Predicted 3D model of a 71-nucleotide RNA (transfer RNA) from a Chloroflexota bacterium.
Its Rfam family is "tRNA". Rfam classes the family as a transfer RNA.
The sequence is in RNAcentral, with records from ENA.
RNA sequence: UGGGGAGUCGUCUAGUGGUAGGACGGGUGACUCUGGAUCACCAAGCUGGGGUUCGAAUCCCUGCUCCCCAA
Repeated sequence: UGGGGAGUCGUCUAGUGGUAGGACGGGUGACUCUGGAUCACCAAGCUGGGGUUCGAAUCCCUGCUCCCCAA
């Protein structure tokens, strides 16, 4: 420098145009003599900007970061 891939709660991971889900972790409560385990509930996220659309995590353009290949 060229080509390809990836970016979603604190972490991991689904979601291919119509309410953003799950697990672990965290908080609160129940249970318990206490803790753990278990159960219930709660908070927390779409990499930035722009466009298309009635509607965008999803499609298009452009930036940022990371990984792979070639030179």